Predicted 3D model of a 72-nucleotide RNA (transfer RNA) from an uncultured Bacilli bacterium.
Its Rfam family is "tRNA".
Model confidence (mean pLDDT): 83 of 100.
RNA sequence: GGGCGCUUAGCUCAAUGGGAGAGCGCUUCCUUCACACGGAAGAGGUCAUUAGUUCGAUCCUAAUAGCGCCUA
Numbered sequence: 001g002g003g004c005g006c007u008u009a010g011c012u013c014a015a016u017g018g019g020a021g022a023g024c025g026c027u028u029c030c031u032u033c034a035c036a037c038g039g040a041a042g043a044g045g046u047c048a049u050u051a052g053u054u055c056g057a058u059c060c061u062a063a064u065a066g067c068g069c070c071u072a
Base pairs, nucleotide, nucleotide: 001071002070003069004068005067006066007065010024011023012022013021018055026042027041028040029039030038048064049063050062051061052060
């Protein structure tokens, strides 16, 4: 240089065009003499950025950025 893949909650990851979610973690409450376990409730997201397609985009297209793999 060429090709390919990934980017979603603090972490690990789902979600193939219309309601953004799970596990772990965090906060509060119940339980306990106390802690742990267990139970209940809750907070936390510009869906990497920009543009395009569409009535409508996490999802489709392009560019950019970062990370990784293959290849010369």